Overview
This is a predicted structure of a 513-nucleotide part of an RNA (small-subunit ribosomal RNA, 5' domain) from an uncultured prokaryote. Model confidence (mean pLDDT): 86 of 100.
Context: one part of a larger RNA
RNA sequence: AUUGAACGCUGGCGGCAUGCUUAAUACAUGCAAGUCGAACGGUAACAGGUUCUUCGGAAUGCUGACGAGUGGCGGACGGGUGAGUAACGCGUAGGAAUUUGCCCAGUAGUGGGGGACAACAUGUGGAAACGCAUGCUAAUACCGCAUACGCCCUGAAAGCAGGGGAUCUUCGGACCUUGCGCUAUUGGAGAAGCCUGCGUCGGAUUAGCUAGUUGGUGGGGUAAAGGCCCACCAAGGCGACGAUCCGUAGCUGGUCUGAGAGGAUGAUCAGCCACACUGGGACUGAGACACGGCCCAGACUCCUACGGGAGGCAGCAGUGGGGAAUAUUGGACAAUGGGGGCAACCCUGAUCCAGCCAUGCCGCGUGUGUGAAGAAGGCCUUAGGGUUGUAAAGCACUUUCAGUGGGGAGGAAGGUAUCAAGUUAAACUUGGUAAUUGACGUUACCCACAGAAGAAGGACCGGCUAACUCCGUGCCAGCAGCCGCGGUAAUACGGAGGGUCCGAGCGUUAAUC
Repeated sequence: AUUGAACGCUGGCGGCAUGCUUAAUACAUGCAAGUCGAACGGUAACAGGUUCUUCGGAAUGCUGACGAGUGGCGGACGGGUGAGUAACGCGUAGGAAUUUGCCCAGUAGUGGGGGACAACAUGUGGAAACGCAUGCUAAUACCGCAUACGCCCUGAAAGCAGGGGAUCUUCGGACCUUGCGCUAUUGGAGAAGCCUGCGUCGGAUUAGCUAGUUGGUGGGGUAAAGGCCCACCAAGGCGACGAUCCGUAGCUGGUCUGAGAGGAUGAUCAGCCACACUGGGACUGAGACACGGCCCAGACUCCUACGGGAGGCAGCAGUGGGGAAUAUUGGACAAUGGGGGCAACCCUGAUCCAGCCAUGCCGCGUGUGUGAAGAAGGCCUUAGGGUUGUAAAGCACUUUCAGUGGGGAGGAAGGUAUCAAGUUAAACUUGGUAAUUGACGUUACCCACAGAAGAAGGACCGGCUAACUCCGUGCCAGCAGCCGCGGUAAUACGGAGGGUCCGAGCGUUAAUC
């Protein structure tokens, strides 16, 4: 000088930050990933309409909407933690044998058929979790066919919504057009996988290590190179320039310190990696071997009708435990961003805010001026006086902050309705108008009111080291970072007066330079 600090004493306000460093310990409860009816069959609930009615009600998906279900996209992002890892894990500089949903630009297409399975109904098993059988049905779900240029082979697709003059019509629509989709393909952007040079802690009281081991040929596998895997062949490969083994550890940008070189460190923020009760495995998918998905094994907890089932906070809060020690079971999607959706919108413990804590940094206040009879009291005294001390009182002022009452920005861009222009109409774009959208919030800020009113402590005073006297004690009680004080005149112990240094803090302890 510094800290994610803790402890002791003390504590007025605000701004900005930080806040389980220990048990990767176990978790009650709530929330943290959904969305789309403009993909689909439909209608459990709500509202409206229509019909019937014995006035009790009933029927009807007709409409707004929509539980459950099929289907699509997203649950691989965002958020947490640092157990493991001494490694191409990270950092840096390069490389070739690759993939890529959504997005951007381009090219070509989007034809014609089929059979199912949920939901549902009926029956039935089970305590439950959850099933089983039969029957019906739709699709952007599933399966053939056609078409697809070039050396060969393989290999596609799906519709939905808005608008519309003529024509056709079984009055549903066909047809045309626009938008959103879908298929194939080329390139891009962003993302990801792989390989390599160099750098990356300690121990030699660890000196030898290695059989898929090292290389080749041929195959398999992968999106892709490769002993990645396999068969065969050869006998190699690494190592005192420290292999192997053991211990420790996430890495970096950075942070702290220091004149620097260095040393220490890796909280918050940012990039990368790894993990998700422990171990293993794959499925789906553009992407996972997947925190809030699946399967198996294990430990633990819970339910049970004993046959069998359920669970995983290292998400946000919160609880027990551990610990010197670390916060609310808060508000809102208003903003920023993300997912879904044509959109409106929905979801979002990401995020933005609020709450708690002097944990840190910064700012402000606790009054200002005047006031000598140098008051009283305290302490000291050579008894004269000195000091506390302009300090107080008194007098004259001010009102920051806190308090009370008013006013009051910005964070708001959008979206909706409507009008106009561009456009062939709609959609879309631009502009105008109208009513609106703020959790924070009793916001920041401004004004008024009252009254010095509500607001100072901590450590130290022998030397180092700024600051001295008296009383008590008597090697006792005690102090102490080092030197050392204390055995009857202690500036070193305890108290008092006085002083010194900091100040809403001051000291102590721990740790680093």